[in-house]
The RNA shown here (c-di-AMP riboswitch aptamer (ydaO/yuaA leader)) has 95 nucleotides and comes from Geodermatophilus sp. YIM 151500. Rfam family: c-di-AMP riboswitch aptamer (ydaO/yuaA leader). Rfam links the family to the GO terms cyclic-di-AMP binding and regulation of gene expression. Rfam describes the family as follows. This family represents a conserved RNA structure found upstream of the ydaO and yuaA genes in Bacillus subtilis and related genes in other bacteria.
RNA sequence: GCCGGGGACCCACCGCAGCACUGGGGUGCAGUGGAGGCGGCCGUGUGCCGUGUCCGCCGGGCGACCUCCCGCCCGAACCCGUCAGCUAACCCGGU
Numbered sequence: 001g002c003c004g005g006g007g008a009c010c011c012a013c014c015g016c017a018g019c020a021c022u023g024g025g026g027u028g029c030a031g032u033g034g035a036g037g038c039g040g041c042c043g044u045g046u047g048c049c050g051u052g053u054c055c056g057c058c059g060g061g062c063g064a065c066c067u068c069c070c071g072c073c074c075g076a077a078c079c080c081g082u083c084a085g086c087u088a089a090c091c092c093g094g095u
Stems, first nucleotide, its partner, number of pairs: 001095006011085001023083001024080004031057005037051005042045001058075006
C1' cells in the first nucleotide's frame, strides 16, 4: 500500500400479536420462491422435525460463442459467542 472486520456525529432501525428458539453476526459464489413424496412427533393443524425429488429466479466455475445466446457442473466450509446497521479518527486480522 491492498483486502476484511470492529468502531461516532448524521441517517436508518427503534409497531402489535402468535409460534418456535442454536438468538444474532461475519468471511465466502455458496442464496431464494413454489410444488409435492416418505418417515417420525402430538396438540390432528394452512402444525413441527428429518430426509430426499422436481421446477423457476439468482450467484459461481468450465467450454463454445467471442453482443445476445447455448451446454455441463457447483451453490460448501468455517468463525464470533448472546454481541457488532451505516460510520471519521482509532483498533484488530490477513498479505

The coordinates come from a structure-prediction model, not an experiment, and the mean pLDDT is 75.
Taxonomically the source falls in Geodermatophilus (Bacteria, Bacillati, Actinomycetota, Geodermatophilaceae).